[in-house]
Context: one part of a larger RNA
RNA sequence: CGCAGGAAAUUUGAGAGGAGCUGUCCUUAGUACGAGAGGACCGGGAUGGACACACCGCUGGUGUACCAGUUGUUCCGCCAGGAGCAUAGCUGGGUAGCUACGUGUGGAAGGGAUAAGUGCUGAAAGCAUCUAAGCAUGAAGCCCCCCUCGAGAUGAGAUUUCCCACAGCAUGAAGCUGGUAAGAUCCCUUAGAGAUGAUGAGGUAGAUAGGUUCGGGGUGGAAGCGUGGCAACACGUGGAGCUGACGAAUACUAAUCGAUCGAGGG
Numbered sequence: 001c002g003c004a005g006g007a008a009a010u011u012u013g014a015g016a017g018g019a020g021c022u023g024u025c026c027u028u029a030g031u032a033c034g035a036g037a038g039g040a041c042c043g044g045g046a047u048g049g050a051c052a053c054a055c056c057g058c059u060g061g062u063g064u065a066c067c068a069g070u071u072g073u074u075c076c077g078c079c080a081g082g083a084g085c086a087u088a089g090c091u092g093g094g095u096a097g098c099u100a101c102g103u104g105u106g107g108a109a110g111g112g113a114u115a116a117g118u119g120c121u122g123a124a125a126g127c128a129u130c131u132a133a134g135c136a137u138g139a140a141g142c143c144c145c146c147c148u149c150g151a152g153a154u155g156a157g158a159u160u161u162c163c164c165a166c167a168g169c170a171u172g173a174a175g176c177u178g179g180u181a182a183g184a185u186c187c188c189u190u191a192g193a194g195a196u197g198a199u200g201a202g203g204u205a206g207a208u209a210g211g212u213u214c215g216g217g218g219u220g221g222a223a224g225c226g227u228g229g230c231a232a233c234a235c236g237u238g239g240a241g242c243u244g245a246c247g248a249a250u251a252c253u254a255a256u257c258g259a260u261c262g263a264g265g266g
Base pairs, nucleotide, nucleotide: 001152005163006162007161008160009159010158011157015149016148017147018146021049022048023047024046025045026044027043033038051106052105053104054103055102059100060099061098062097066093067092068091069090070089071086072085073084074083075082076081110144111143112142117137118136119135120134164265166178167177168176169175183261184260185259186258187203188202189201190200191199208254209253210252211250212249213248214247215246217243218242219241224237225236226235227234228233
């Protein structure tokens, strides 16, 4: 821009893409078969491999704004307590998120038409013949079924709901301009989204983000003081103190005020 008014939702499915794999074991059954050796079809069940998708409850990884320990050095006047630098100084752990080595799921089943093949009936050709007419059966393959996209499918589909038939100028017309309706956007707070657009949640009639409070999880017993010890240190106060992303509550802070677009239906 189109889809003959303007919007917001929900859809149909032309078409396109994805998937499609397979082993072993048990049973049927040491049965059928076979002199024996050996050893099934059909059917039922279990468990794997590779692959794909999803997820983080478990097991782990990472986790440079979390916690603790510790070395050297500089500084905060000294002690104590801290801060900077040294790969994040090094080391031990670790929330959210992201992840596999972790977990779950999938290939199935079914239907239709078939290939090779196997048949029924059956002539040409008194017989025979699966074929010439006709009718069956038959595959991991084909078309459905399963998953995803999908009306720019210009062949532009369908349904539901909302908004209304406004002014001015030209009038031969379906024209031009303007303010609006439903609605949308700019702007702002943002994340289950994200390079930017976009998408989603919100904008005071508000829990959208930050803060605060209370929790969860992490770390692992803060500082200060007291007690014991010559001291290193230990114990008590006290599952303490601190705590990024997680959860809830709470308008304390910021989403203020505003602006723009948007029909009149041959």
A computed fold for a 266-nucleotide part of an RNA from Guptibacillus hwajinpoensis, annotated as large-subunit ribosomal RNA, domain VI. NCBI's taxonomy places the organism under Bacteria, Bacillati, Bacilli, Caryophanales, Guptibacillus. It matches the Rfam family "Bacterial large subunit ribosomal RNA". The full RNA is in RNAcentral, with records from ENA. The coordinates come from a structure-prediction model, not an experiment, and the mean pLDDT is 89.